[in-house]
FMN riboswitch aptamer (RFN element) from Sporolactobacillus inulinus CASD, 138 nucleotides, folded computationally. RNAcentral holds the sequence, with entries from Rfam and Ribocentre. Its mean pLDDT, the model's own confidence on a scale to 100, is 80. RNAcentral records the identical sequence in 2 taxa.
RNA sequence: UAUAUUCUUCGGGGCAGGGUGUAAUUCCCGACCGACGGUAAUAAGCAAGUAAGCUUAAAGUCCGUGACCCGCAAUUUUGCGGUGGAUCUAGUGAGAGUCUAGAACCGACAGUUAAAGUCUGGAUGGGAGAAGAAUUUA
Numbered sequence: 001u002a003u004a005u006u007c008u009u010c011g012g013g014g015c016a017g018g019g020u021g022u023a024a025u026u027c028c029c030g031a032c033c034g035a036c037g038g039u040a041a042u043a044a045g046c047a048a049g050u051a052a053g054c055u056u057a058a059a060g061u062c063c064g065u066g067a068c069c070c071g072c073a074a075u076u077u078u079g080c081g082g083u084g085g086a087u088c089u090a091g092u093g094a095g096a097g098u099c100u101a102g103a104a105c106c107g108a109c110a111g112u113u114a115a116a117g118u119c120u121g122g123a124u125g126g127g128a129g130a131a132g133a134a135u136u137u138a
Base pairs, nucleotide, nucleotide: 001138002137004135005134006133007132008131009130010129017029018028019027031118032117033107034106035065036064037063038062042057043056044055045054046053060105061104069082070081071080072079073078087103088102089101090100091099109121110120111119
């Protein structure tokens, strides 16, 4: 340093202000939010100085994963499978799906005095995964 096992901890944000109405954070104007891993022409720091390497951060809409939902098996909680939302234009450039600028778009299920990405609930749950520790093997 890597492999395997076990354990511990951590592991999701958001309607300001206003309109209509008996009633809406659900409609309308407008506001706000962006899980995890990967990728990286950007940024910061360190190193090197003939060297050009290292570290950290960086995509809601690129690739994949997770939650929710469905099916099957198993039988009480796990496995397998399925479903699973959204981006263009211009610029720079050798190259843009990630940079810069602009304009767009998207968001499980159940509930509700009225239709919900943002309220309430399943959930003091689960979770992709992250960090650390112990042991094992190479």